[in-house]
Context: one part of a larger RNA
RNA sequence: CUGGGCGUAAAGCGCGCGUAGGCGGUUAGUUAAGUUAGAUGUGAAAGCCCCGGGUUUAACCUGGGAACUGCAUUUAAAACUGGCUAACUAGAGUAUGGUAGAGGAGAGUGGAAUUUCAGGUGUAGCGGUGAAAUGCGUAGAUAUCUGAAGGAACACCAGUGGCGAAGGCGGCUCUCUGGACCAAUACUGACGCUGAGGUGCGAAAGCGUGGGUAGCAAACAGGAUUAGAUACCCUGGUAGUCCACGCCGUAAACGAUGUCUACUAGCCGUUGGAAGACUUGAUCUUUUAGUGGCGCAGCUAACGCACUAAGUAGACCGCCUGGGGAGUACGGCCGCAAGGCUAAAACUC
Numbered sequence: 001c002u003g004g005g006c007g008u009a010a011a012g013c014g015c016g017c018g019u020a021g022g023c024g025g026u027u028a029g030u031u032a033a034g035u036u037a038g039a040u041g042u043g044a045a046a047g048c049c050c051c052g053g054g055u056u057u058a059a060c061c062u063g064g065g066a067a068c069u070g071c072a073u074u075u076a077a078a079a080c081u082g083g084c085u086a087a088c089u090a091g092a093g094u095a096u097g098g099u100a101g102a103g104g105a106g107a108g109u110g111g112a113a114u115u116u117c118a119g120g121u122g123u124a125g126c127g128g129u130g131a132a133a134u135g136c137g138u139a140g141a142u143a144u145c146u147g148a149a150g151g152a153a154c155a156c157c158a159g160u161g162g163c164g165a166a167g168g169c170g171g172c173u174c175u176c177u178g179g180a181c182c183a184a185u186a187c188u189g190a191c192g193c194u195g196a197g198g199u200g201c202g203a204a205a206g207c208g209u210g211g212g213u214a215g216c217a218a219a220c221a222g223g224a225u226u227a228g229a230u231a232c233c234c235u236g237g238u239a240g241u242c243c244a245c246g247c248c249g250u251a252a253a254c255g256a257u258g259u260c261u262a263c264u265a266g267c268c269g270u271u272g273g274a275a276g277a278c279u280u281g282a283u284c285u286u287u288u289a290g291u292g293g294c295g296c297a298g299c300u301a302a303c304g305c306a307c308u309a310a311g312u313a314g315a316c317c318g319c320c321u322g323g324g325g326a327g328u329a330c331g332g333c334c335g336c337a338a339g340g341c342u343a344a345a346a347c348u349c
Stems, first nucleotide, its partner, number of pairs: 004320003007303002012317001014201004021194003025088007033081002035077008049065006091191001092188004096183004103177007110154001115149007125136002162169002206247006215241002220236004258316006266294012278281001298305002322349003331342004
């Protein structure tokens, strides 16, 4: 390589868009590149294989045949694939009317709570723990009442509920804006699927510049614990967490399950739509798009999966090939840095 695989054993890129490429619905005609058949030429000899001959046999030598699965030319076929032409509507899309939604961006705004500050009442404790102490407090704390300031997050609603490609998204209002679903018609007429490179998005932490800082809190300090305690517990506390702009590009980025399409028993819930029924209801039935629980066939090493497949098939991409060395070294590319991406070998078991 062939082959075999990728939920948990090694293995699905974090997720989109998309170039090349690969693959591609129905009908008719045409072409003859692929495809199929025939013919001709060529495919040196030797060797291999088959049938003979010669060395007493054999190795060896030698005659003939077959084969040389290929290539070129030519004649024909037209089912399939391709090309071209014409058409179609079941894929895909557009228009119309509705629906739900924490989808995204910006602006404004609300209440609860914590903290601080100012004032009132009030007096000796508060706080904290397993127990304490550090800490705060007679310069009046804690508690309680009134007011003010400021930042961050949005209780209940809240739901294996919703939306988004993923990361993710939750007070309320407005503006701008993306997508999805449903119903019935009309239109376009294969416009599709996947996608090496490429490109965009991408939690948290981290970085740069400038703001902001209530709470929390790496580092750090102190108090405890302990044999020690660079920890767990306590009192404090700076980066950071927040905002704007720009980087970083990684996560158990998980459903540890790539995307798309078709097919394959049922039952129960739930969300959004549509239709129908009657007994008009906290109703039932059908259907459609999600989202959950069980379960048959089938699959699986088992666990389990089971119309949201890990079943049965097809298209395309990515990836794996014993453990360690190592996701490391070197080189290259990217980054301000931290580091990221790509990615070995010696050696060893």
This is a predicted structure of a 349-nucleotide part of an RNA (small-subunit ribosomal RNA, central domain) from an uncultured prokaryote. Its Rfam family is "Bacterial small subunit ribosomal RNA". The coordinates come from a structure-prediction model, not an experiment, and the mean pLDDT is 89.